[in-house]
């Protein structure tokens, strides 16, 4: 260098044929229990869905190009 797949809260991941406001565990806060703490229970915050175009009435989703991580096959040595 080619190919292929991925990027979504702080961390691991969902997201059904493009359609109203984007969703789970954990993690954190606060309240409850507690003498406190730990389990536990409840409430609540936290995402410009990698950047930036395009296409459509409408993009997390569909094109393109870039950038990051993995993987794979050539090629150098």
């Nucleotide at each position: 260098a080619g190919c292929c797949a991925c990027u979504u809260a702080g961390c691991u991941c969902a997201g059904u044929u493009g359609g109203u406001u984007a969703g789970a565990g954990c993690a954190a806060a606060u309240g409850a229990c507690u003498c406190a703490g730990g389990a536990u229970c409840a409430u609540u915050g936290g995402g410009g869905c990698g950047c930036g175009g395009g296409u459509u009435c409408g993009a997390c989703u569909c094109c393109c190009g870039c950038a990051g991580c993995a993987g794979c096959u050539a090629c150098c040595a």

Transfer RNA from a Cytophagales bacterium, 77 nucleotides, folded computationally. Rfam family: tRNA. By type it is a transfer RNA. The source organism's lineage runs through Bacteria, Pseudomonadati, Bacteroidota, Cytophagia and Cytophagales.